[in-house]
RNA sequence: UUUUAUUAAGAAGCGCCUGGACUAUCUUUCGUACGAGAAAGAAGGAUAGUUGACGAGGAAGAGGUUCAUCGAAUGUCGGCGGAUGCCUCUCGGCUGCCCAUCACAGCUGUUACCCCACUUGUGAAAACUAAAAGGCGACUUUUAGCAUAAUCACGAUUGGGAUGAUGUAC
Numbered sequence: 001u002u003u004u005a006u007u008a009a010g011a012a013g014c015g016c017c018u019g020g021a022c023u024a025u026c027u028u029u030c031g032u033a034c035g036a037g038a039a040a041g042a043a044g045g046a047u048a049g050u051u052g053a054c055g056a057g058g059a060a061g062a063g064g065u066u067c068a069u070c071g072a073a074u075g076u077c078g079g080c081g082g083a084u085g086c087c088u089c090u091c092g093g094c095u096g097c098c099c100a101u102c103a104c105a106g107c108u109g110u111u112a113c114c115c116c117a118c119u120u121g122u123g124a125a126a127a128c129u130a131a132a133a134g135g136c137g138a139c140u141u142u143u144a145g146c147a148u149a150a151u152c153a154c155g156a157u158u159g160g161g162a163u164g165a166u167g168u169a170c
Base pairs, nucleotide, nucleotide: 014081015080016079017078019077020051021050022049023048024047025046026045027044028043029042030041054071055070056069060090061089062088063087064086065085091109092108093107094106095105096104099167100166101165102164103163114161115160116159117158119156120155121154122153123152128145129144130143131142132141133140134139
């Protein structure tokens, strides 16, 4: 270093890194370069490192599928993999104007709130500032302070919309 086995931990702006960018060491060429040496600077090479998404929201089961929601930011490049997204089916929930059953329709998922539209209320972290620790460095980790969002989430008002059959009750 590789393989196998065992144990522990561990995720969804999540994991990883061979491109790119940056850092360090060594080194090559150019450079006032010519006989010797040589600066600032510029362009490369090798080795080893660093970086590579800030929160909000999101999981019935099975199968399928891939550029899978929202905004913030001194902008998060690129690649591989995954993923609560989306589609179909199954099962379930609510509503369709007392209730029950069976169909049908709409929207949904056990947090299952009937649906649609307008208006409206509430809701973040990074960034930033300061400090501490580690590293030659690029950078990394932590603490404190400070605001701020959305077509998202949770509410509120107003208006509008939504079947049949059978039984039962009044």
A computed fold for a 170-nucleotide RNA from Pueribacillus theae, annotated as glmS glucosamine-6-phosphate activated ribozyme aptamer. Its mean pLDDT, the model's own confidence on a scale to 100, is 77. It matches the Rfam family "glmS glucosamine-6-phosphate activated ribozyme aptamer". Its family is annotated with regulation of gene expression and catalytic activity in the Gene Ontology. Rfam classes the family as a riboswitch. Rfam describes the family as follows. This entry contains a glucosamine-6-phosphate activated ribozyme that is found in the mRNA for GlmS. GlmS is an enzyme that uses fructose-6-phosphate and glutamine to generate glucosamine-6-phosphate. The ribozyme catalyses self cleavage of the glmS mRNA that is thought to regulate GlmS activity.